[in-house]
RNA sequence: GGAGUGUGAAAUCCAGCCGCUGGUGUCUUUGACACGGGAGGAAAGUCCGGGCUCCAAAGAGCAGGAUGCCGGAGAAAUUCCGGCGAGUGUGAACUCAGGGAAAGUGCCACAGAAAAGUAAACCGCCCAUUUUGUGGGUAAGGGUGAAAAGGUGAGGUAAGAGCUCACCAGCCGUAUGGUGACAUACGGGCUUGGUAAACCCCAUCCGGAGCAAGGUCGAAUAGGGAAGGAUGAGGCGGCUCGCUGACUUCCGGGUACGACCGCUCAUUCCCGUUUGUAAAAACGGGAUUAGAUAAAUGGCUGGAGGAGAUUUUAUCUCUUACAAGACCCGGCUUAUUGAGCACUCCUUUA
RNA sequence: GGGCGGAUAGCUCAGCGGGAGAGCACCUGCCUUACACGCAGGGGGUCGUAGGUUCGAAACCUAUUCCGCCCA
Numbered sequence: 001g002g003a004g005u006g007u008g009a010a011a012u013c014c015a016g017c018c019g020c021u022g023g024u025g026u027c028u029u030u031g032a033c034a035c036g037g038g039a040g041g042a043a044a045g046u047c048c049g050g051g052c053u054c055c056a057a058a059g060a061g062c063a064g065g066a067u068g069c070c071g072g073a074g075a076a077a078u079u080c081c082g083g084c085g086a087g088u089g090u091g092a093a094c095u096c097a098g099g100g101a102a103a104g105u106g107c108c109a110c111a112g113a114a115a116a117g118u119a120a121a122c123c124g125c126c127c128a129u130u131u132u133g134u135g136g137g138u139a140a141g142g143g144u145g146a147a148a149a150g151g152u153g154a155g156g157u158a159a160g161a162g163c164u165c166a167c168c169a170g171c172c173g174u175a176u177g178g179u180g181a182c183a184u185a186c187g188g189g190c191u192u193g194g195u196a197a198a199c200c201c202c203a204u205c206c207g208g209a210g211c212a213a214g215g216u217c218g219a220a221u222a223g224g225g226a227a228g229g230a231u232g233a234g235g236c237g238g239c240u241c242g243c244u245g246a247c248u249u250c251c252g253g254g255u256a257c258g259a260c261c262g263c264u265c266a267u268u269c270c271c272g273u274u275u276g277u278a279a280a281a282a283c284g285g286g287a288u289u290a291g292a293u294a295a296a297u298g299g300c301u302g303g304a305g306g307a308g309a310u311u312u313u314a315u316c317u318c319u320u321a322c323a324a325g326a327c328c329c330g331g332c333u334u335a336u337u338g339a340g341c342a343c344u345c346c347u348u349u350a
Numbered sequence: 351g352g353g354c355g356g357a358u359a360g361c362u363c364a365g366c367g368g369g370a371g372a373g374c375a376c377c378u379g380c381c382u383u384a385c386a387c388g389c390a391g392g393g394g395g396u397c398g399u400a401g402g403u404u405c406g407a408a409a410c411c412u413a414u415u416c417c418g419c420c421c422a
Stems, first nucleotide, its partner, number of pairs: 001346007010337001012304007020038002023035005040322001044333002047331005052210004059241004064206005069083005084098001085096004099201002104199002106195003122142002124138006150168006169191001171188007214261004224251005234244002268287008305319006351421007360374004368405001376392005398414005
């Protein structure tokens, strides 16, 4: 100098003027004036988990769904931290839906002899024979395929074969170490294809709907027609049980996309000390007014700081990206700007 | 704001993990004096995009873009 990897923060500040919005107060109250308030790290996607509300203060079974190495943190989680194993990368590092395929079923197209049965003989090899054929043995070699029934070497054999032996891989058992996943050593019999983001099995968890939930008040009201209903409508959502117990559904008509509550201080945030590898926890101290409803949070000027360019110590330009709350929190994911810190690899120079 | 569904040829849609298809449209030929109808043949596809699982993905899983439906 170049190419990368990880990480945690930031997302300009001050003053003035003109606006927008809702809160409080005053007044001459359909408004005016004064005071103080007014978006984010993702407010987004709605992908997970909760709070809250209603439905039996929510029940049972089946079905269905989600998750899946070990230990810890956390209210919980497709969350976080630390480790184990496997894989990728020269490396810093990254990724893993990472239980079970010797419980069972399915699938493995085409090709191939054969795709899972201790099955199978196309070429080849060996033996016999009635010799250009037939019968038998053989999965070591060729060929097919993504994948071929453990791999390499030696013995053995008519030729071969875990048939036998050594080493290696895998499986099972024992011992040791570790909380554990697992690792190491020894022994055994001699081998068991892949796929569970296919059905399934095992373990754990899950009732449903969502603030347009739900509640109070007000406006309108008219009644009518059809169907069903204490022989049980509807609630009840996939089913059954169980509970509840009187109106329910449709047609057509009317009215005010009205007001208020829910609504924002909450499982909150910051700092310090201690414990812990860490996530985090305990203790102490401190901080905290967005709550709109067709939806406000904007614009201009000057200065400071920052960045860039050039006529290089002055002038000019920019102050940007993604993007805007709508019941509230904890995460994840996605979008996006320029810097910081730590580390890796390559090249060059000393 | 909340809850769901879809994207495959120019259009409308099928599609059991292994060959990408149907109807209409388009092109060529036949038929006809000519056109239409009819008959025969043909062309046309990043299966919205990206990643993963798998030997293999339009399909299974995740993220994302666009379109549509429902609610008081």
Predicted 3D model of RNase P RNA and transfer RNA as a complex of 422 nucleotides. Its mean pLDDT, the model's own confidence on a scale to 100, is 76. It holds a member of the Rfam family "Bacterial RNase P class A". Rfam links the family to the GO terms ribonuclease P activity, dimeric ribonuclease P complex and tRNA processing. It is annotated as a ribozyme.